[in-house]
Context: one part of a larger RNA
């Protein structure tokens, strides 16, 4: 001297942008953070209003409503957020291999969607239990489950053959055997058919098999980044082979039978720390020291363990199993996990609001409309950081009063003040602003495409109609007034600034020299200066 996610004193006016538990990965009250699809499917209220009837208690019907809402189903929940406990590891970064591999949604291309079928949730009725929740009987539907057909192409084993090979494989084309699929939903319609539901023809959307792509993932390997030798030897599945088993896949990843091997002074083993990188702050550079925000990666989700669904987890708001905790309980037995996004408690020097909206950008699910969405877009809080603007501007000498000083003449504060003339940014009030951020849907109109069709649907262009949290925000006029807006720290040297008084080695200051015992520029105050300035100073870390 630069820097900071800082803290702490003193002072604080306004705005843009940013940032904001660094400690206890401590414990958590309350919400809210994952749904969604009725164009997969069978079932379905109730409030209320109308109407009739009526013993006035009260009961029937429609309408709400084929809504609500609970169930089966699909698709999501493996992303988004969040944290850094653990890891010294192929965990990251770098550059390769996979002839050892998988990939839901998408894209593109092929080939198809056939006959059947037997159940189960809802529901009903009974029955255990305080309660969570469970069980019996009965019924019922699918794109739910299942057998059965087909098989271009896929899969296994077989035979004979090509080309390529890292010699271990790996592709391609033939014949013969075996073997794995499937679902329907909806719009529209002219002839035919119909039980009028439909069947057909079409169009959208879905399902199945297989090539191929893309997009994520696994799994190896070369090389690279911390301290300790006052850690010198470690290893029996250990090191390699056969053969098996697992696995999407290689492999001691498992098991079995054989060899006796593998690392190691180019630091094994141990032990300490620590999520890694782009980058960040510094420095002329090379370096150093970090790893907050933002982005890529891992890894964790009260602690430890386990698999289960599924493309995909060994799964934060899923399951089981034990363990500490809290909390209900009829003592039999049950509930939960904010290291989501606000908040509470504690720790601490210190770290905001139990806001607003899905309008936008993105994700789910949907044909769509839409819905969900503490992701994200706003806003609140804090001078915690940069940056920008103000707190007035000209003129004004009797050098006024006042302070201080002093050799008593004066000097200084000081053009500083007042006074005159004028400005109107900021903040204030009072109009105007649905500026811009908006696309997209949906109608109408018109072209083209599909098609038996001038329906439906799909595309294109043109018109209109609709949607803003922030906000009555930002801007922009007007109006009034210098009115509402300056502190801090320091003044021996280093270091830019000096006098007076007080006190006396006392009290006190100090970063280093050192000051201070009666003339203290170095301690307190006071005038005077110097420096940064809505901040200045301390402290802590880094360089």
């Nucleotide at each position: 001297g630069a820097a900071c996610g800082a803290a702490c004193g003193u002072u604080g006016g306004c705005g843009g942008u940013a940032u904001g538990c660094u400690u206890a990965a401590c414990a958590c009250a309350u919400g809210c953070a994952a749904g969604u699809c009725g164009u997969a499917c069978g079932u379905g209220a109730a409030a209320g209003c109308u109407u009739c009837c009526u013993u006035c208690g009260g009961g029937a019907a429609g309408c709400a409503a084929g809504u609500a809402a609970a169930g089966u189903g699909g698709c999501g929940c493996a992303c988004g957020g969040g944290u850094g406990a653990g890891u010294a590891a192929c965990a990251c970064g770098u550059g390769g291999a996979u002839a050892a591999u998988c990939u839901a949604c998408c894209c593109a291309g092929u080939a198809a969607u056939c006959c059947g079928g037997g159940a189960u949730a809802a529901c009903a009725u009974c029955u255990c239990g305080a309660a969570a929740g469970a069980g019996a009987u009965g019924c019922u539907a699918a794109u739910a489950c299942c057998u059965g057909a087909u098989a271009a192409g896929c899969c296994c084993a077989c035979g004979a053959u090509c080309u390529c090979u890292u010699c271990g494989g790996a592709g391609g084309a033939c014949g013969a055997g075996g073997g794995a699929a499937a679902a329907g939903g909806u719009g529209g319609g002219g002839a035919c058919c119909u039980u009028c539901g439909g069947g057909c023809c079409u169009g959208c959307c879905g399902u199945u098999g297989c090539u191929g792509g893309a997009u994520g993932a696994g799994u190896c390997c070369g090389c690279g980044g911390c301290c300790c030798a006052u850690u010198a030897g470690c290893u029996a599945g250990u090191u390699g082979g056969u053969a098996g088993g697992g696995u999407a896949a290689u492999g001691g990843c498992c098991u079995a039978c054989c060899a006796a091997g593998g690392c190691u002074a180019c630091g094994a083993u141990g032990g300490g720390u620590a999520g890694c990188u782009g980058g960040u702050c510094u420095g002329a550079g090379a370096g150093g020291a970090u790893g907050a925000u933002c982005a890529g990666c891992c890894a964790c989700a009260c602690u430890g363990g386990a698999a289960c669904u599924g493309a995909g987890a060994c799964a934060c708001g899923g399951u089981c199993c034990a363990g500490a905790c809290u909390c209900c309980u009829a003592c039999g037995g049950g509930a939960g996990g904010c290291a989501g996004c606000a908040g509470u408690g504690g720790g601490g020097a210190a770290u905001u609001u139990u806001g607003c909206g899905c309008a936008a950008u993105g994700g789910g699910c949907g044909a769509a409309a839409g819905c969900c969405u503490g992701a994200c877009g706003c806003a609140g809080c804090a001078a915690u950081a940069c940056c920008g603007c103000g707190u007035g501007a000209g003129u004004g000498a009797u050098g006024a009063a006042g302070g201080c000083u002093c050799u008593c003449g004066g000097g200084u504060c000081g053009u500083a003040a007042a006074g005159c003339u004028c400005u109107g940014u900021c903040a204030g009030a009072g109009g105007g602003g649905a500026a811009g951020a908006a696309c997209c849907u949906c109608c109408u109109g018109u072209c083209g495409u599909u098609u038996a069709a001038u329906a439906c649907g799909c595309g294109g262009c043109a018109g209109g109609c609709c949607u803003g949290a922030c906000g009555g925000u930002a801007c922009c006029c007007u109006c009034a007034g210098a009115g509402g807006a300056a502190g801090c720290a320091c003044c021996g040297g280093c270091u830019a600034a000096c006098u007076c008084c007080g006190u006396g080695c006392c009290a006190g200051c100090a970063g280093c020299c050192g000051c201070g015992g009666u003339a203290a520029u170095a301690c307190g105050g006071a005038g005077g200066g110097u420096g940064c300035a809505a901040a200045c100073g301390u402290u802590g870390u880094u360089c």
The part of an RNA shown here (small-subunit ribosomal RNA, 5' domain) has 543 nucleotides and comes from a metagenome. The prediction has a mean pLDDT of 82.